[in-house]
RNA sequence: GCCCCGGUAGUUCAGUGGAUAGAACAAGAGCCUUCUAAGCUUUAGACCUAAGUUCGAUUCUUAGCCGGGGUA
Numbered sequence: 001g002c003c004c005c006g007g008u009a010g011u012u013c014a015g016u017g018g019a020u021a022g023a024a025c026a027a028g029a030g031c032c033u034u035c036u037a038a039g040c041u042u043u044a045g046a047c048c049u050a051a052g053u054u055c056g057a058u059u060c061u062u063a064g065c066c067g068g069g070g071u072a
Stems, first nucleotide, its partner, number of pairs: 001071007010025004018055001027043005048064005
C1' cells in the first nucleotide's frame, strides 16, 4: 500500500430504517444492618466526525479519524 472487522453510558455488550436507544457491572441516594459487606428500591449517564440518500438514519452510501487482524 491493499483486503477484512470494529467504534453506542465509566467498563463489557445488545439494538439491521420509525417505539422514551436497552442490559449487566461500576457510580450517586434511600431502606436494611451495631458498623462494613451482601441484599432490596431508586437516580443520572452514551450513538467517532463530516457529507449524502430518505418524510424519517445508531442502522444504508461515501470520505475522514482511531483500534484490531490478514497479505508482500

Transfer RNA from a Candidatus Komeilibacteria bacterium, 72 nucleotides, folded computationally. Taxonomically the source falls in Candidatus Komeiliibacteriota (Bacteria, Bacteria candidate phyla). Rfam family: tRNA. Rfam classes the family as a transfer RNA.